[in-house]
RNA sequence: GCGGUGGUAGUUCAGUUGGUAGAACGUCACCUUGCCAAGGUGAAGGUCGCCGGUUCAAGUCCGGUCCACCGCU
Numbered sequence: 001g002c003g004g005u006g007g008u009a010g011u012u013c014a015g016u017u018g019g020u021a022g023a024a025c026g027u028c029a030c031c032u033u034g035c036c037a038a039g040g041u042g043a044a045g046g047u048c049g050c051c052g053g054u055u056c057a058a059g060u061c062c063g064g065u066c067c068a069c070c071g072c073u
Base pairs, nucleotide, nucleotide: 001072002071003070004069005068006067007066010025011024012023013022019056027043028042029041030040031039049065050064051063052062053061
């Protein structure tokens, strides 16, 4: 230098054919208990790596770019 895979909540990851961004764990509050743990209910938390384009509408499609890993030279 070229190619491939990946980047989404604090962490690990889903997200199908473009149509309200989700789960588990964690955090916080409350309930339960004599206390802790466990359990129950609820809440907060996201510029979907970044910049543009297409579209009524983009995590998803297109172009560029950054980072990580793998391969080729």